[in-house]
Context: one part of a larger RNA
RNA sequence: CUGGGUGUAAAGGGUGUGUAGGCGGUUAAUCAAGUCAUACGUAAAAGGUAUUUGCUUAACGAAUAUAUGCGUAAGAAACUGAAUAACUUGAGUGCAGGAGAGGUAAGCGGAAUUCCCAGUGUAGCGGUAAAAUGCGUAGAUAUUGGGAGGAACACCAGUGGCGAAGGCGGCUUACUGGACUGCAACUGACGCUGAGACACGAAAGCACGGGGAGCAAACAGGAUUAGAUACCCUGGUAGUCCGUGCUGUAAACGAUGAAUGUUAGGUGUAGGUGCGAUAGCAUCUGUGCCGAAGUAAACACAAUAAACAUUCCACCUGGGGAGUACGGCCGCAAGGUUGAAACUC
Numbered sequence: 001c002u003g004g005g006u007g008u009a010a011a012g013g014g015u016g017u018g019u020a021g022g023c024g025g026u027u028a029a030u031c032a033a034g035u036c037a038u039a040c041g042u043a044a045a046a047g048g049u050a051u052u053u054g055c056u057u058a059a060c061g062a063a064u065a066u067a068u069g070c071g072u073a074a075g076a077a078a079c080u081g082a083a084u085a086a087c088u089u090g091a092g093u094g095c096a097g098g099a100g101a102g103g104u105a106a107g108c109g110g111a112a113u114u115c116c117c118a119g120u121g122u123a124g125c126g127g128u129a130a131a132a133u134g135c136g137u138a139g140a141u142a143u144u145g146g147g148a149g150g151a152a153c154a155c156c157a158g159u160g161g162c163g164a165a166g167g168c169g170g171c172u173u174a175c176u177g178g179a180c181u182g183c184a185a186c187u188g189a190c191g192c193u194g195a196g197a198c199a200c201g202a203a204a205g206c207a208c209g210g211g212g213a214g215c216a217a218a219c220a221g222g223a224u225u226a227g228a229u230a231c232c233c234u235g236g237u238a239g240u241c242c243g244u245g246c247u248g249u250a251a252a253c254g255a256u257g258a259a260u261g262u263u264a265g266g267u268g269u270a271g272g273u274g275c276g277a278u279a280g281c282a283u284c285u286g287u288g289c290c291g292a293a294g295u296a297a298a299c300a301c302a303a304u305a306a307a308c309a310u311u312c313c314a315c316c317u318g319g320g321g322a323g324u325a326c327g328g329c330c331g332c333a334a335g336g337u338u339g340a341a342a343c344u345c
Stems, first nucleotide, its partner, number of pairs: 003317004007299002012313001014200004021193003025087004030082002033080002035076002038073005048066007090190001091187003094183004102176007109153001114148007124135002161168002205246006214240002219235004257312006265290011294301002318345003327338004
């Protein structure tokens, strides 16, 4: 390389939009590039392979065939392709609906923690397995009233919903994306995938400017302990929050790429539709559980496939060395991305 694979053994890109490329629905007639068949030319010899044969055999030698290619000529038209005409089931548009923590911005609300002021009140509070550090007679803790400020939104809440993924949860308003259902009016293959590219991308981290209630790396103290650079306690700074920019990684997980079609059922649940009577039945889209065939090394998966097929992309090829070194590209840095070898088992 081929082959075989990628839930857990090595292996699905974090996710999308989409360029090139690859692949692509139904019908009719045309062309003949691919394809097929015929003829001719060429494909040096030796060698190889098969059959026969000569040295007693073999090695060695001889004969015949083979040489799958390339070109030319005149043909075939099923399939692929090209161009033409048409179709509606794929795809999209339209109309009518209901659902949603989808996104962005602004405003508002109550509970709680902390702090400040004032009242009541007096010796403790806090914390732990037990303590101590800590706070408190300069009046704490507790309790009542008032105020400030920041962050998060109890109940509802649900293997519930929405989003491509990351993710999204108090309420209201404005702007805005997508999906679903029903009708079948319109377009007429406009589709699928997608190397590069571009965009988005938790937390932590970085830059500048704000903000800072609670929590809390670092740090300090108290305990524990043989020690305790920890677990426990008292404090506490970055950070956590906001704006703008960067970083581009995660067990970014369903450890399961995207799309299309096919293949028993049963039972919950979310959003629609039709029939019906409120029971229920049918159907579409999602989300769960069980399970048949089948698959699988087993676990298990099973119409939300890990089944049966097709198309396209990504990736794997013994362990360590190593996601390291070197170089390139990116980054302010931290680092990211691409990514070996020697050696060793």